[in-house]
Context: one part of a larger RNA
Molecule: large-subunit ribosomal RNA, domain V
Organism: soil metagenome
RNA sequence: CCCGCCACUAGACGGAAAGACCCCGUGCACCUUUACUAUACCUUAUCAGUGAAUUAUGGGGCGAUCUGCGCAGGAUAGGUGGGAGGCUUUGAAUUUGGGCUCUCGGGCUCAGAGGAGCCAACGGUGAGAUACCACCCUGAUCGUUCUGUGAUUCUAACCUACUCCCAUUAUCUGGGGGGGGGACACUGGUAGGCGGGUAGUUUGACUGGGGCGGUCGCCUCCCAAAUUGUAACGGAGGCGCGCGAAGCUUGGUUCAGGCGGUUUGGAAAUCCGCUGUCGAGUGCAAUGGCAUAAACCAGGCUGACUGCGAGACCAACGAGUCAAGCAGGAGCGAAAGCUGGUCAUAGUGAUCCGGUGGUUCUGUAUGGAAGGGCCAUCGCUCAACGGAUAAAAGGUACGCCGGGGAUAACAGGCUGAUCGGAGUCAAGAGUUCACAUCGACGCUCCGGUUUGGCACCUCGAUGUCGGCUCAUCGCAUCCUGGGGGUGUAGAAGCUCCCAAGGGUUAGGCUGUUCGCCUAUUAAAGCGGUACGUGAGCUGGGUUCAGAACGUCGCGAGACAGUUCGGUCCCUAUCUGUGGUGGG
Repeated sequence: CCCGCCACUAGACGGAAAGACCCCGUGCACCUUUACUAUACCUUAUCAGUGAAUUAUGGGGCGAUCUGCGCAGGAUAGGUGGGAGGCUUUGAAUUUGGGCUCUCGGGCUCAGAGGAGCCAACGGUGAGAUACCACCCUGAUCGUUCUGUGAUUCUAACCUACUCCCAUUAUCUGGGGGGGGGACACUGGUAGGCGGGUAGUUUGACUGGGGCGGUCGCCUCCCAAAUUGUAACGGAGGCGCGCGAAGCUUGGUUCAGGCGGUUUGGAAAUCCGCUGUCGAGUGCAAUGGCAUAAACCAGGCUGACUGCGAGACCAACGAGUCAAGCAGGAGCGAAAGCUGGUCAUAGUGAUCCGGUGGUUCUGUAUGGAAGGGCCAUCGCUCAACGGAUAAAAGGUACGCCGGGGAUAACAGGCUGAUCGGAGUCAAGAGUUCACAUCGACGCUCCGGUUUGGCACCUCGAUGUCGGCUCAUCGCAUCCUGGGGGUGUAGAAGCUCCCAAGGGUUAGGCUGUUCGCCUAUUAAAGCGGUACGUGAGCUGGGUUCAGAACGUCGCGAGACAGUUCGGUCCCUAUCUGUGGUGGG
């Protein structure tokens, strides 16, 4: 060096299982509820199957009899028309009693007495006689008819788990007789309510993982790298309007501040003079503008017009922006001219659906109408603001599927804020004396053991804390060794330098690492090794399914809260290591 055999498992990010944790999917399932929408059941009303009678009480029709009061006026004049006579021994005036009504004056009516009259045209009133007749209005009474409601009764629908008879040898069922109930119950239709009992679904995105928080459209500035444009959970602020004058035009004015003066009057109120290029003001944030003013004041007005629009800016599209000029008919101005809102940039919402007004459009045989179109306009914090629906929240540790190392938890990597260490400066402490020892405020480095940041390999799997076993390395050295300084008398210390050869205990508590304690020791070091080591062991903790407490939640359930319980697989191919044999 080659080839075996027997062992061991450090590695082959070993094998097994398209990760169960985490995120994603306009995935699934089940569960919950004061999510949404349905719906069974229940309930209320009504109609039908569903009939009879009595009584009470409403409504409608018809018939009869009555009823009707402003003032003036014989007095209680409902309206209109006809009308010159009407009523009366078939009992008038008058009178007694009763009923109804009432504006308290009367009106209507019934019964009795009585025995021959009573009323109407006229003057007055808008309207003339209940003298008489007819048709009506308001309200009332009576009769009749239709209908509703309440109560009671009935029997024939309907019900009957009672009784008898029959089919029939039958505690089923059916038929018949009787009893009970009874137009109720029950069933069906329609409408309202209730309705996780059941069902179908929804429950946004961005995001230095996700959740929680925040945000989502528009305007202004910076970032933005001197055209434009340009991202971030970068830094600052605003908007979801206002105004018929704060718009148009014509004419006029100059502000803020400063200095001086002046009653109350002061730093600052009003007034006078000088100065004053813009520092004031602009309806509202910021920026850019603006004094020839876009700022301030006054006069007249309504262009805050109708029909268009060459040409441009911006821009994926949809949108957005500027605009001379033409026609019509206007406003202001002597005129030239200016005016299609506002100094400009925010003050907003597509389509569908529907409303309103207009219209020489259409009009299902024709004429109309309905409906539709077109023009104008209205209804969205559709604010998740290019708006999925008119209409929507949660749980899953019982979970499932498809994916992702596009994205978290472990480990590694990068970084080194934090952490540990060293150096430097030397204010100060150290009686005096910065540097025996300690060292502020700072500065410069190193390490890669902490907590983090990033998200680079790994989600078709890199097993996670602690212990046991077995280790190996570093030195910033705990002991043992050598040395310098000392605020080293000695002893014991303190501090610094060199040094990694060897060593570095046993127990109690806790799952603990750590820590505290006990007893020793020369000492009971600090770290790296996938916080070394689970194809070596354990499985106490954490981190499935069961259960409980506290707390939170209406609930399903949840909790770096607690508690009891809870399956740890692998026969070694290669590298590696130990032993052994042959060549």